[in-house]
RNA sequence: GCAGAUAGCCAGACGUUCGCUGCGUCAGUGAAAUGGCGGAGAGGAAAGUCCGGGCUCCAUAGGACGCAAUGGUGGGUAACGCCCACCGUCCGCGAGGAUAGGGCAAGUGCAACAGAAAGCAAACCGCCUGAACAGGGUGCUCAUUGAGUAACUUGUGAAGCGAAGCUGGCAACAGUUUCCGAGGUAAGGGUGAAACGGUGCGGUAAGAGCGCACCAGCGGUUCAGGUAACUGAAUCGGCUGGGUAAACCCCAUUGGGAGCAAAGCUAAGCAGAAGGGAGUGAACUUUCGGGUUCACGCGAUUUUGUCCGAAUCGCUCUACCUUCGGGUCAGCUGCUUGAGGUGCCGAGCAAUCGUCAUCCUAGAUAAAUGAACGUCACGGGCAGGAAACUGCCUUCGACAAAACCCGGCUUAUCGGCCAUCUGCAGAC
Repeated sequence: GCAGAUAGCCAGACGUUCGCUGCGUCAGUGAAAUGGCGGAGAGGAAAGUCCGGGCUCCAUAGGACGCAAUGGUGGGUAACGCCCACCGUCCGCGAGGAUAGGGCAAGUGCAACAGAAAGCAAACCGCCUGAACAGGGUGCUCAUUGAGUAACUUGUGAAGCGAAGCUGGCAACAGUUUCCGAGGUAAGGGUGAAACGGUGCGGUAAGAGCGCACCAGCGGUUCAGGUAACUGAAUCGGCUGGGUAAACCCCAUUGGGAGCAAAGCUAAGCAGAAGGGAGUGAACUUUCGGGUUCACGCGAUUUUGUCCGAAUCGCUCUACCUUCGGGUCAGCUGCUUGAGGUGCCGAGCAAUCGUCAUCCUAGAUAAAUGAACGUCACGGGCAGGAAACUGCCUUCGACAAAACCCGGCUUAUCGGCCAUCUGCAGAC
């Protein structure tokens, strides 16, 4: 100097005038309205509504199943599917990055094409030969142009040998059709992303972990390091069943629900109708219509589904369910002091935690948080200049706007600042 990686920060400040909202205080009032003074007033994501909670209510937040979520180890946190550190695997020269990271020898699936065959297989080309045939010499028997037989050897190598038919040819032979028709092999070649360990030696008819040596893998035992995931080493064994679970599935852990349109208070107002709907016995009492109590049974409800249990209510003056219809759409609270911010110090690799000090930083309700002027130029842009610097412009700039609050994640995005680290080239 160029190219990268990781983490953080900024998103104007001050003054004057006017305007809006809320708070504090003073005046004012029966109470108000209103006025003065003072302070504050929309983001790093306010977005998504994806997780986790605080809070409120229902209140069986009891159990089981279903369903859903998470998934290496340890730590942080109110909690989490978040954050930090580490381990494994993959990517990168590296700083670093990614990770849906338990289980495929529990089961069921899926994998185009090619290939014989893609999971308990398999034989396309091949290799072997002990069937069969042909040639050779040797031995034996008979015999004397030779025939038969025995083992050996060479060749063919099972779509072969052989047999039958047809065609061509004088013939030798060639082509073609049909019939019959063993065994071993998975080492070599081929296909494929991947073919049931790799290399070498021995062995075999030819081969194969068939055996052996060294590796890799799987499993067992022991030792060392680490809280652990895991890492390293030694030793033994069988020779060794691919991939995929953000495929179904199995395992471990976790899980009441609804949500500020929650909920509470004040004021005001009304109107119900139809349909469905679950019993027996005993006792007491009676104005003989009925009433009360008890037992068992039945029904309904209880903020995801099913069942069990529990509680409450009801069983024909009816609990509750369904449908139709009417009233209330007013005001106040909830509503912003918090798992809060900031700073020094301490603990910790870090996330984060602790003591002390200090600060109060929107609360609207159809939705306030703005406009103008001036200054600064911290920041940024443009121009000139080798640079220092000078001049001019100015929040110019993208994505974008609180609605109960908080911790995260994800998504969108202009311009700039700053710290540390890595690689390459060069100079001193």